Model confidence (mean pLDDT): 86 of 100. A computed fold for a 507-nucleotide part of an RNA from an uncultured bacterium, annotated as small-subunit ribosomal RNA, 5' domain. RNAcentral holds the full RNA, with entries from ENA, Greengenes and SILVA.
Context: one part of a larger RNA
RNA sequence: GAUGAACGCUGGCGGCGCGCCUAACACAUGCAAGUCGAACGAUUAAAGCACCUUUUAGGUGUGUAUAAAGUGGCGAACGGCUGAGUAACACGUGGGCAACCUGCCCUCCUCUUGGGGAUAGCCUCGGGAAACCGAGGAUAAUACCCGAUACUUCACUUGAGCCGCAUGACUCAAGUGAGAAAGCUUUUGCGGAGAAGGAUGGGCCCGCGGCCUGUUAGCUUGUUGGUGGGGUAGAGGCCUACCAAGGCAAUGAUGGGUAGCUGGGUUGGGAGACCGACCAGCCAGAUUGGGACUGAGACACGGCCCAGACUCCUACGGGAGGCAGCAGUGGGGAAUCUUGCACAAUGGGCGAAAGCCUGAUGCAGCGACGCCGCGUGCGGGACGAAGGCCUUCGGGUUGUAAACCGCUUUCAGCAGGGACGAGGCGUAAGUGACGGUACCUGCAGAAGAAGCCCCGGCUAACUACGUGCCAGCAGCCGCGGUAAUACGUAGGGGGCAAGCGUUAUCC
Numbered sequence: 001g002a003u004g005a006a007c008g009c010u011g012g013c014g015g016c017g018c019g020c021c022u023a024a025c026a027c028a029u030g031c032a033a034g035u036c037g038a039a040c041g042a043u044u045a046a047a048g049c050a051c052c053u054u055u056u057a058g059g060u061g062u063g064u065a066u067a068a069a070g071u072g073g074c075g076a077a078c079g080g081c082u083g084a085g086u087a088a089c090a091c092g093u094g095g096g097c098a099a100c101c102u103g104c105c106c107u108c109c110u111c112u113u114g115g116g117g118a119u120a121g122c123c124u125c126g127g128g129a130a131a132c133c134g135a136g137g138a139u140a141a142u143a144c145c146c147g148a149u150a151c152u153u154c155a156c157u158u159g160a161g162c163c164g165c166a167u168g169a170c171u172c173a174a175g176u177g178a179g180a181a182a183g184c185u186u187u188u189g190c191g192g193a194g195a196a197g198g199a200u201g202g203g204c205c206c207g208c209g210g211c212c213u214g215u216u217a218g219c220u221u222g223u224u225g226g227u228g229g230g231g232u233a234g235a236g237g238c239c240u241a242c243c244a245a246g247g248c249a250a251u252g253a254u255g256g257g258u259a260g261c262u263g264g265g266u267u268g269g270g271a272g273a274c275c276g277a278c279c280a281g282c283c284a285g286a287u288u289g290g291g292a293c294u295g296a297g298a299c300a301c302g303g304c305c306c307a308g309a310c311u312c313c314u315a316c317g318g319g320a321g322g323c324a325g326c327a328g329u330g331g332g333g334a335a336u337c338u339u340g341c342a343c344a345a346u347g348g349g350c351g352a353a354a355g356c357c358u359g360a361u362g363c364a365g366c367g368a369c370g371c372c373g374c375g376u377g378c379g380g381g382a383c384g385a386a387g388g389c390c391u392u393c394g395g396g397u398u399g400u401a402a403a404c405c406g407c408u409u410u411c412a413g414c415a416g417g418g419a420c421g422a423g424g425c426g427u428a429a430g431u432g433a434c435g436g437u438a439c440c441u442g443c444a445g446a447a448g449a450a451g452c453c454c455c456g457g458c459u460a461a462c463u464a465c466g467u468g469c470c471a472g473c474a475g476c477c478g479c480g481g482u483a484a485u486a487c488g489u490a491g492g493g494g495g496c497a498a499g500c501g502u503u504a505u506c507c
Stems, first nucleotide, its partner, number of pairs: 001506003005503005012374006018367002020332001025330003029327003034074003039071002042066001045064001048062006081285003091209007100202002105198003109194004113147004122137006153178009163168001183190002211257003218248003223245008260282004264275004287308005310321004338364001340363003346360001347358004377407004387398004411448001413443005421434001424431002451496005456477003462491005472479002
């Protein structure tokens, strides 16, 4: 000098930040991922209109709309949290894929054709304490299935050209085989299928780089390589059969310990040392272990299945759960916040849109935890009050300090006005959580606002009393045994200041 700090004493205001470093311990409660009626069957309701029945009124259609639930689509793989594990192609950096994928988005070409059978919701019945399940019946689709057609697609075969260091890549032509779709809407429209290119995101491979330990010296059998096969989006012992017997290591293999990595942060003149909180990029994890399903994408925090531990419900037959999301609770700890407001903005999901959802986010609350700014008044005022302390008893000091006189009013307080953020959204009317906040104006009165540590040397700052190797101090040297500037108190002084000290850690 620094800190995600803590502790002691003290504490006026504001701005901007930061706030479980420990138990990746266990969690009550609420919320954190939905949306689309312009895919579908349907359902509900008011006004109007038309018709019918009735004569209180009801029904049907139209039309406007759509709650709960269902089918279907997209999203739920983002965003948010944490750092357990990991010494690894995890990360950083530079390359490669002649070995790959990519929903939504952009450009461009072509197409959008003919049929079919179901099923949920619903109804009826049944089982169960519940969670939920079963049987029968009816029904729709942009759900599902079959067919047609299709190029510049894919596979195989053949030929030609051209390129590359190369296993080979690319282009063109021909043949054979294979492969698609869905419609909706009141309009501006919205979609669907196939092909090519782009963009974005991802997967894989390689060189190099960054911890400790030799009181760890040998390690390895899918191990190292090859061939065939399988698997994958894809190369590969990734897997498998067979064959060969290799591969790694003192330039540290293998083992053990520790650890998420980086941009960066702290310190230092630098070299370097230490660190990786907040913010940003990447990785990994979601009660523990394992597994796959769906999907463009997961082996999936708020999805599924199995097993373990734990918790809860039970009619004992069986079920339910996962805060390392935001708040919050218990526990642990020296120690770390509100069960707040709003979707107004920014961003995200869905939707044609209106809009809905969004504990992302924007804000507010709490905490001197940090940094920064401001205030606690300003001027005058005595050969100098009183009191305190010291004294050689003359005086000295506190000290212009106070009183007293004059002035000002920042901040806080009260009153009035009052935003930008919205150049957004909406056809329009209208629309701001923060917030009656910031800011502006006015009002009153010095009024409401100073402490902490130190004073032997290092190190700025000294006397008195008490104590008497006691009580105590202490970072080091060391103080204290009767004159202690070192202990305790007081007066005085020094240093910082809404803080000051101490402890811990790093340079």